[in-house]
Context: one part of a larger RNA
C1' cells in the first nucleotide's frame, strides 16, 4: 500500500447486491427434508354423492367421486452435507482397451397357451406394550413352467439352451352368453444388434515437508494353469523361477482433500483453496453383505463397540457432516419463517401430488457499491469558548436572520414484468374404415405470483428524523494553554516524561477519512 467468511473497541440514516460455524467430523429435544401411480391389483377402513328398507333416530349397499392400509411398478445410488481419512486405490493434464448401462433415442423380431400361490381381509391364540404366531379365502404388469426363436448364449459344429403382460381412449358393419369378440390408436412387454449421455478400469507426466527416515518387500516381482469379475491384471489360488523397488530419494514419520480459481505482484513468483463449478471421501465408531441398471447405500439392512432413551424386566428404539433450532466449544457466524409462482428433479397418459433442491422474506454496517444528513444569502466580523504582546487574534460565513428546495425517510393514490405452458374451442397435416380418437403445428379463449400492493411513478407537510471516528515530535497531513513531575502514563520505529512536556492527561484549534473509524490477527 492492497486484502479478509474475520474479531474487538467508539459511533451508527437509507437502499441495492452479495456473504455469514474458519472453533468440537462434539452431543443432540422438537418440526419438516423422498414420494408417487386406481389407466397393474384385490378391494373398500374414512369422507362425499347416489340408490334400498325405514319406527324419520337411523340402518344396508363399492353403485359413483374417490382412496387409508396392503400386494406391485418406477424412484429413493438424484439432489443436499462435510473435508475427518486420503501424499496417491485421489486430483490435474494427455492417452489408452479388455467393460457395463435402467430411463431415453432409430431399427429388427416378437408377445401363443396355462399352472399353483400370497399378503390385505376373516376367525382363533399368547402377550402389559411394541410386536408376533397359526388357521381359512382371492386377485394381479407379482411368481412358474409349456410353445416358439430373426438377431443371441454354449460348443467337440452333430446339436444344445433361452421370453414375453397386459391396462386404457375410441369405434361403422358382423357375431354375441351383453361382458365383450372385433377393428384402430396411446401407454406399457419381451429378445438382439447400434446411438447419445453416464459410469468401472489402465498407462506416462505433475502434485508439500524431514536423511537428525536408508534400506524396503513372500502374494512380494515375473511365468504356467485354475478360479473369480460387467471387464484386463496376484484380484484369489497350486505349482515353478527369485526376483521387484531405492540418493532421480524406496520405506518411514509429519502435515494436507485436489482443480478452475482467489488475494497479491510490473512480471518472475509467493500465499491460498470461504461462497460458485468439476471431480473424490465420508455419513455415530468399525466390518460385511443383500436388493438393484446403478450402492456395498446420509434419512436401508445385519454383526460388534461407545452413547442416549422406553420398558409392565421377557425384551424392544436412536444416529441433524440435511433445513430451521439447542446445549457445549470460542475471539466469532442468522429464522425452530413464506411458496411451489418461476427454474430443476420424482411418480403419473394426464389433471396433478411431493420436493428445507430451488425462489423468496426475516437477521447482522460481515463486505462490496450508490445516496443523504440540505442550497443561496448572511459581518454588528453577534454571544459563548480557547489564545494573547491585553492592541487584539481565532473558532468564522461558522450561526442566528432572510429567500429558497424536498433527494433518502413518514404518510395518502395509482401500479407494472417475473405467466406461458399445461387446459378449453376451431382449424390443419399425420396414423386410421372413420368426421371418432390420439400425436405435432397454427389461431383464438379464459386461469395460475410465495415475493407483495414488491420495483416504479405520483399527491402532502416539513430544514424538518440523520455524524462520528482516530492522529496532530520525526518518519506522516495536522500547535498552542492548562495539569502532571522519570510519577501517572505513551510508544509500529526512532524515543518521551525527573517544573516552561508540540509525544503523558484535558480542553482550545486542526488533519486525515466518513456511516464509518480505529486496534488486533493473517497474507502478499
Nucleotide at each position: 500500500g492492497a486484502u479478509u467468511g474475520a474479531a474487538c473497541g467508539c459511533u451508527g440514516g437509507c437502499g441495492g447486491a452479495a456473504u455469514g460455524c474458519u472453533u468440537u467430523a462434539c452431543a443432540c429435544a422438537u418440526g419438516c427434508a423422498a414420494g408417487u401411480c386406481g389407466a397393474a391389483c384385490g378391494g373398500c377402513a374414512g369422507c362425499a354423492c347416489g340408490g334400498g328398507c325405514u319406527u324419520c333416530g337411523g340402518u344396508c349397499u363399492g353403485g359413483u367421486g374417490g382412496c387409508g392400509a396392503g400386494u406391485g411398478g418406477c424412484g429413493a445410488a438424484c439432489g443436499g452435507g462435510u473435508g475427518a481419512g486420503u501424499a496417491a486405490u485421489g486430483c490435474g493434464c494427455c492417452g489408452g482397451a479388455a467393460c457395463g448401462u435402467a430411463u431415453c433415442u432409430g431399427c429388427u423380431a416378437g408377445a401363443g397357451g396355462g399352472g399353483g400361490a400370497u399378503a390385505a381381509c376373516g376367525c382363533a391364540g399368547c402377550g402389559a406394550a411394541a410386536g408376533c404366531u397359526g388357521u381359512g379365502c382371492u386377485a394381479a404388469u407379482a411368481c412358474c413352467g409349456c410353445a416358439u426363436a430373426c438377431g443371441c448364449c454354449c460348443u467337440g459344429a452333430g446339436g444344445g439352451g433361452g421370453a414375453a403382460a397386459g391396462c386404457u381412449g375410441g369405434g361403422g358393419a358382423u357375431c354375441u352368453u351383453a361382458g365383450g369378440a372385433c377393428c384402430u390408436g396411446g401407454c406399457g412387454c419381451u429378445a438382439g444388434a447400434g446411438g447419445a449421455g453416464c459410469g468401472g478400469c489402465c498407462g506416462a507426466c505433475g502434485u508439500c515437508u524431514g536423511a537428525u527416515u536408508a534400506g524396503c518387500u513372500a502374494g512380494u516381482a515375473g511365468g504356467u494353469g485354475a478360479g473369480g469379475u460387467a471387464a484386463g491384471a496376484g484380484c484369489u489360488c497350486a505349482c515353478c523361477u527369485a526376483g521387484g523397488c531405492g540418493a532421480u530419494g524406496a520405506u518411514c514419520a509429519g502435515u494436507a482433500g485436489c482443480u478452475g480459481g482467489u488475494c497479491u505482484g510490473a512480471g518472475a513468483g509467493g500465499a491460498u483453496g470461504a461462497u460458485c463449478a468439476g471431480c473424490c471421501a465420508c455419513a455415530c465408531u468399525g466390518g460385511g453383505a443383500c436388493u438393484g441398471a446403478g450402492a456395498c447405500a446420509c434419512g436401508g439392512c445385519c454383526c460388534a463397540g461407545a452413547c442416549u432413551c422406553c420398558u409392565a424386566c421377557g425384551g424392544g428404539a436412536g444416529g441433524c457432516a440435511g433445513c430451521a433450532g439447542u446445549g457445549g466449544g470460542g475471539a466469532a457466524u442468522u429464522u425452530u419463517g413464506g411458496a411451489c409462482a418461476a427454474u430443476g428433479g420424482g411418480c403419473g397418459c394426464a389433471a396433478g401430488c411431493c420436493u428445507g433442491a430451488u425462489c423468496c422474506a426475516g437477521c447482522c454496517a460481515u463486505u462490496c457499491c450508490g445516496c443523504g444528513u440540505g442550497a443561496g444569502u448572511g459581518a454588528a466580523g453577534a454571544a459563548g469558548g480557547c489564545c494573547u504582546u491585553c492592541g487584539g487574534g481565532u473558532u468564522g460565513u461558522a450561526a442566528a436572520g432572510c429567500u429558497c428546495u424536498u433527494u433518502c425517510g413518514u404518510u395518502g393514490g395509482g401500479g407494472a414484468a417475473g405467466a406461458a405452458a399445461g387446459c378449453c374451442c376451431u382449424u390443419u397435416u399425420a396414423u386410421g374404415a372413420a368426421u371418432a380418437g390420439u400425436a405435432g403445428g397454427a389461431g383464438g379463449g379464459g386461469a395460475u405470483g410465495a415475493c407483495g400492493g414488491u420495483a416504479c411513478c405520483u399527491g402532502a407537510a416539513g430544514a424538518a428524523g440523520a455524524a462520528g471516528c482516530a492522529c496532530c515530535g520525526g518518519c506522516u497531513a495536522a500547535c498552542u494553554a492548562c495539569g502532571u513531575g522519570c510519577c501517572a502514563g505513551c510508544a509500529g520505529c526512532c524515543g518521551c516524561g525527573g517544573u516552561a512536556a508540540u509525544a503523558c492527561g484535558u480542553a482550545g484549534g486542526g488533519u486525515g477519512c466518513g456511516a464509518g473509524c480505529g486496534u488486533u490477527a493473517a497474507u502478499c
RNAcentral holds the full RNA, with entries from SILVA. Small-subunit ribosomal RNA, 5' domain from a hot springs metagenome, 524 nucleotides, folded computationally. Model confidence (mean pLDDT): 84 of 100.